The prediction has a mean pLDDT of 81. Predicted 3D model of a 73-nucleotide RNA (transfer RNA) from an uncultured Bacteriovoracaceae bacterium. It was read from a public genome assembly. Its Rfam family is "tRNA". Rfam's curators write: Transfer RNA (tRNA) molecules are approximately 80 nucleotides in length. The family's RNA type in Rfam is transfer RNA.

RNA sequence: GCGGGUGUAGCUCAGUUGGUAGAGCACCAGCCUUCCAAGCUGGGGGUCGAGAGUUCGAACCUCUUCGCCCGCU
Repeated sequence: GCGGGUGUAGCUCAGUUGGUAGAGCACCAGCCUUCCAAGCUGGGGGUCGAGAGUUCGAACCUCUUCGCCCGCU
C1' cells in the first nucleotide's frame, strides 16, 4: 500500500424488506433474611466510533474518516 472482518448500555452481545433501540450479567431501590448470599419486584443508564449524503423517516443504504483484529504484498 491492497483486501476482508469488527465498533450498539459499565461488560458480553442481539437487532434483515429502513418505521418509537433491546437481552443477559453488572449497578441502584424495595421485599424476603437475625445478617450476608441466593431468590422475587421495580428502576436508572445509549448522540448506535466520527462527519456528510439519500429518504417523510437511517444502528440498517451511499461516501469519507478513525480505532482494533486477520490476510496479502